[in-house]
RNA sequence: AGAGUUUGAUCCUGGCUCAGAUUGAACGCUGGCGGCAUGCUUAACACAUGCAAGUCGAACGGUAACAGGCCUAGCUUGCUAGGUGCUGACGAGUGGCGGACGGGUGCGUAACGCGUGGAAAUCUACCUAUUAGUUUGGGACAACCUGAGGAAACUCAGGCUAAUACCGGAUGUGGUCUACGGACUAAAGGGCCUCUCCUUGGAAGCAAUCGCUAAUAGAUGAGUCUGCGUUGGAUUAGCUAGAUGGUGGGGUAAUGGCCUACCAAGACAGCGAUCCGUAGCUGGUCUGAGAGGAUGAUCAGCCACACUGGAACUGAGACACGGCCCAGACUCCUACGGGAGGCAGCAGUGGGGAAUAUUGGACAAUGGGCGCAAGCCUGAUCCAGCAAUGCCGCGUGUGUGAAGAAGGCCUUCGGGUUGUAAAGCACUUUCAGGAGUGAGGAACAGGAUGAGAUUAAUACUCCGUCCACUGACGUUACCUACAGAAGAAGCACCGGCUAACUCCGUGCCAGCAGCCGCGGUAAUACGGAGGGUGCAAGCGUUAAUCGGAAUUACUGGGCGUAAAGCGUACGCAGGCGGUUGAAUAAGUUGGAUGUGAUAGCCCCGGGCUUAACCUGGGAACUGCAUACAAUACUGUUCAACUAGAGUGCAGCAGAGGAAGGUGGAAUUCCAGGUGUAGCGGUGAAAUGCGUAGAUAUCUGGAGGAACAUCAGUGGCGAAGGCGACCUUCUGGGCUGACACUGACGCUCAUGUACGAAAGCGUGGGGAGCAAACAGGAUUAGAUACCCUGGUAGUCCACGCCGUAAACGAUGAGAACUAGAUGUCGGGAAGGAUCUGCCUCUUAGUAGCGUAGCUAACGCGAUAAGUUGUCCGCCUGGGGAGUACGGCCGCAAGGUUAAAACUCAAAUGAAUUGACGGGGGCCCGCACAAGCGGUGGAGCAUGUGGUUUAAUUCGACGCAACGCGAAGAACCUUACCUACUCUUGACAUCCUGAGAAUCUACUAGAGAUAGUGGAGUGCCUUCGGGAAUUCAGUGACAGGUGCUGCAUGGCUGUCGUCAGCUCGUGUCGUGAGAUGUUGGGUUAAGUCCCGUAACGAGCGCAACCCUUGUCCUUAGUUACCAGCACGUUAUGGUGGGGACUCUAAGGAGACUGCCGGUGACAAACCGGAGGAAGGUGGGGACGACGUCAAGUCAUCAUGGCCCUUACGAGUAGGGCUACACACGUGCUACAAUGGCAGGUACAGAGGGCCGCGAAAUCGCGAGGUGGAGCAAAUCCCAGAAAGUGUUUCGUAGUCCGGAUUGGAGUCUGCAACUCGACUCCAUGAAGUCGGAAUCGCUAGUAAUCGCGGAUCAGAAUGCCGCGGUGAAUACGUUCCCGGGCCUUGUACACACCGCCCGUCACUCCAUGGGAGUGGGUUGCACCAGAAGUAGGUAGCUUAACCUUCGGGAGGGCGCUUACCACGGUGUGGUUCAUGACUGGGGUGAAGUCGGAACAAGGUAGCC
Repeated sequence: AGAGUUUGAUCCUGGCUCAGAUUGAACGCUGGCGGCAUGCUUAACACAUGCAAGUCGAACGGUAACAGGCCUAGCUUGCUAGGUGCUGACGAGUGGCGGACGGGUGCGUAACGCGUGGAAAUCUACCUAUUAGUUUGGGACAACCUGAGGAAACUCAGGCUAAUACCGGAUGUGGUCUACGGACUAAAGGGCCUCUCCUUGGAAGCAAUCGCUAAUAGAUGAGUCUGCGUUGGAUUAGCUAGAUGGUGGGGUAAUGGCCUACCAAGACAGCGAUCCGUAGCUGGUCUGAGAGGAUGAUCAGCCACACUGGAACUGAGACACGGCCCAGACUCCUACGGGAGGCAGCAGUGGGGAAUAUUGGACAAUGGGCGCAAGCCUGAUCCAGCAAUGCCGCGUGUGUGAAGAAGGCCUUCGGGUUGUAAAGCACUUUCAGGAGUGAGGAACAGGAUGAGAUUAAUACUCCGUCCACUGACGUUACCUACAGAAGAAGCACCGGCUAACUCCGUGCCAGCAGCCGCGGUAAUACGGAGGGUGCAAGCGUUAAUCGGAAUUACUGGGCGUAAAGCGUACGCAGGCGGUUGAAUAAGUUGGAUGUGAUAGCCCCGGGCUUAACCUGGGAACUGCAUACAAUACUGUUCAACUAGAGUGCAGCAGAGGAAGGUGGAAUUCCAGGUGUAGCGGUGAAAUGCGUAGAUAUCUGGAGGAACAUCAGUGGCGAAGGCGACCUUCUGGGCUGACACUGACGCUCAUGUACGAAAGCGUGGGGAGCAAACAGGAUUAGAUACCCUGGUAGUCCACGCCGUAAACGAUGAGAACUAGAUGUCGGGAAGGAUCUGCCUCUUAGUAGCGUAGCUAACGCGAUAAGUUGUCCGCCUGGGGAGUACGGCCGCAAGGUUAAAACUCAAAUGAAUUGACGGGGGCCCGCACAAGCGGUGGAGCAUGUGGUUUAAUUCGACGCAACGCGAAGAACCUUACCUACUCUUGACAUCCUGAGAAUCUACUAGAGAUAGUGGAGUGCCUUCGGGAAUUCAGUGACAGGUGCUGCAUGGCUGUCGUCAGCUCGUGUCGUGAGAUGUUGGGUUAAGUCCCGUAACGAGCGCAACCCUUGUCCUUAGUUACCAGCACGUUAUGGUGGGGACUCUAAGGAGACUGCCGGUGACAAACCGGAGGAAGGUGGGGACGACGUCAAGUCAUCAUGGCCCUUACGAGUAGGGCUACACACGUGCUACAAUGGCAGGUACAGAGGGCCGCGAAAUCGCGAGGUGGAGCAAAUCCCAGAAAGUGUUUCGUAGUCCGGAUUGGAGUCUGCAACUCGACUCCAUGAAGUCGGAAUCGCUAGUAAUCGCGGAUCAGAAUGCCGCGGUGAAUACGUUCCCGGGCCUUGUACACACCGCCCGUCACUCCAUGGGAGUGGGUUGCACCAGAAGUAGGUAGCUUAACCUUCGGGAGGGCGCUUACCACGGUGUGGUUCAUGACUGGGGUGAAGUCGGAACAAGGUAGCC
């Protein structure tokens, strides 16, 4: 520090997710030791039991218990009992001090509660210092005794008694009050010891003993006030009645509405009052570069609370955790009358929960309370126990060790890896273990002692020295020896992010997953294994916080199109604000002072072996306050200025606004005239109108609405918007030159006004148009698009509504920053060629464009550039601009505006493709123009389907279907049935035997089995070997079994279409573009020109074959002109090499030449010549790629599967089935024909297991025959259409030949299933074929025959060959396919795309809902416990006074005020629930349509 994820790819926007650190954690697996920390985050839920606050006998009366002494009795020492407070001590009680600290918890609290800094009107026990005192009396009450009540708790009555308990007097240093005269106001003693008196004991006295009283000051602690800071919600906007202030009074330790009476009319609030929700605050902690964000366990400071609510008492201090009273809930005891209780102290229990420990030890240390002290108390504390909860440290060995062991795993079978790892050898012993030694935490206090200090003092106290004593932890830490590698490693991960890979299993199953995503038979992603990576006594997961996230942006973001500028203006508050001078010093700046607790963080040291941890010092604490100083800037005040702003003057343009009036054209309607059969409307029609006279046309009239031309990226207005003409009223703008005011300005939350269309209300008006509605069409439907009608509405007046894609999708205002151009309104005292031209200037309005900006598109002085000011708005998509609530509205609705839930995207711009019922250009038998077919018939053949034991398998739009198959009777053959074989029908290796081989018979359907016979080879180094057969053994063979979606190879197709790319350069952030686009041209990315491109490659073309002309060479089997011979005839023969031909080599054609067009090009058009002319015809040749196209059954091959069978053999059957459907063909339907007989002319092939002549037999298929020929020689082999001559005469025929019967021929082991052919007989359908559809552009279509491959036989198929030989093409609108450019796109699996809504079903959250049940709260009223305060004189009363009667004062009671709980009524708010209901979201491949994306087929949207 970043990374993954939207896309085919790209850039941006934007969310989601990950890597880091952390935790009082929990869970899973695992677990050796130690140190230091930490440990109910939930139910402030309920609590059994024990303990957590007592102490003082040196305050007091005393003596229940214990110990001792003394006395007495029982009585032998001794024991027992009783007495005695005499001593140590001490239960209960009086009294003092402490129970207000310490410990716990975080309910409440949004507050002066906390933090920080200040302030004045206060108190403060114990402590310190100082001053002055400590005098004299009195009366009670507990305890105790007696009695009584009660179950208990406890209570009542009478009697006795002490004090440092209580009260009075004196004194008054002082203190308080004061009218300055005065008035009021304290106290307590205890202990100690020496001397004196007296001695049972007490008295006096002393002192720097401990106390007590009054006061002053301090310290400490506490109370109060205050500036600033301190959470979310405005879907909480007004709140307040002691409420704000004053005066008098009261109250408090103290100020104060703190309380009360009266008076005033205030106080708080948009700088957020009030209300609602949430929350203890801080130092700090976690994170972060920081700023921030989150948090407030442990430790420390403050606050609040103590079962819930209220209240006071005591006290220095409380409205009191282990005190009291009352009310309430709960629990317990009870004799039912009544009582008791409060773990949010330490342990512990139940409960809740994912989850949090022992009913431990000790006061040894530190600290606290009491005490003179010893000491007692102390669940504070110190320790131990439990827990890997965290942090830190250590260990689980070390060295050597290659035969690279065994085993595991993988393997290309060679090996690799685990791996120096192990074993083995040599060492070590930390930790744990058992054994032993053994610090420190201990200082006090106590005793002794010192002519020490102090003192009047040998008391007391302090100090020094000595002595002995005190340890929970503790079997302490540490150390020592002992033994032995001995007792000690796991967890997660290994597709990318992210370090780490293979095998097996599984087969969209099981499962994984933080995000993207894996899994449908070869899964590095699931599960296991081997191996590896990471961390390590831990490792992972989950939860949570910060970070990354600049993803709330102060540091540090945005708003034209991604989310985002209010529809527009005015304008209060607020924010910001021109120039100069002076003053001030609030902001600002500087150093200083105080404070910013401790701990923590940081730095430097120190102590535990180290570290964590502990500890000393420093720094820091970015803050606040105080005083001083500075004065540039901002503020404030004062004085001035004119550049901003405004006013006056003179002009200018304009659909700016409002009101009133006027006008013509057109539509419609009415009346009349002319006139006759249609009009109207559409893609085509129909509804409609019209013979009752329409439409058309003319004249006249009525009425409403809108204003053609001018008219313009022209004008005006803030926006909405404004368009005939005239008049009146009126707003704003611009220009010019001067004068004046003197910052008067800009922006603007809330607010106010205006605000298209539609809509609403009332009243008018209504020509045209036209929602709704009706009808007609269209359609599968058509509640639409089209047509005919037609009402609201549109218009006017007044009043509402307040929204629009109200758009420049661009807030207002100011300044600055290149140019050139158009246009509108002004100005110029400028220029000129001087009547409208140039230049300059100003205010608008447009289209370009530099810099710059932008994700890009684009913007560009009218900024989206640069820089200030102010306002509004945004923070992933959906849910949703929705629900609820509020406000507005007559309503419609508007405005403000969420959440649950759900997804990993949604979006913007641009790119490349693809697509379009977008556009342009071009091509192709693509259409058109023609010719002939298919589709109808019969048959052949293939396919589907069906059937079957089997009908083997594959091929399925074009690009499967006369296809694999160039040929299924057996074989083929893969299928079925039956019978057989198991190292096998076939290959290699090993062993043994036999040559091989030929042959007969028997059984059987055969495979096979059995029995015989013949035969004895070749080479040899004599061992044997080669070849072959049989038998045996195991390695192995074998598989047309599966996967063409694991593959190679081969092939089809787009398509013989003209395309597909690369290097370098350039442009672009990039995907990419350019080149390859453009202008021409071509069959062609063919060529030329242009050009940020220049070149190149694969394709095109050419090179190759064939055909067309000529030449040369060569002539046998081919040829024969001339010469000769010969024949019935024939190149038959001699001969020839001319010709044809054969087969080798050449020539020829290149837009080369001429003319025209074209751009002086490429090229095209025409022409000449030529056998051939513009690639002459044909073929071979198929770019990058597409279709997971086809083929595992040609072959090869990975993986899987079978192995007495899914292998192999044999026989028979099947592939040939047959209601039917389709494809491809043949033959026809006839006269351009059929039949009959006569006659002419090919090419290319094939032939020895072959072609087979002549001759001959048969009607014929064919038979016999066997000449010739391995073929330019012989044979197949008669070419047919044609042509000439007959016949038939339009008919189911002399057409057509299917089918069937009979008889045959040939092939073959064998024609039954199941061959071809022949003859005789039979003579079906069919009379030119619906919708639809195919081929073909010249030697082509059509038509005619011939040959070949396969093959024993078996073509109407296929592959070839020649013969005869047309028609038509205007042309590119349309159909199909293709190419290039461009455009749109929400498509990219790419239109066979994408995608919307209703309905049906499932699940989820949510709104409404008659209501129902809780919580909380306002108001009104009732009620009023305990308590406090006031009143009262019914009862009562120790201290004081008294004239002795009583009084003062107190208590009880009663009463008034305040008030908790409670109650009644009525509201608000919130939560839960609710029949039914609304929409929303999510789901498998449901239903109906087809709204959007292309002109999406009616442009879309608001």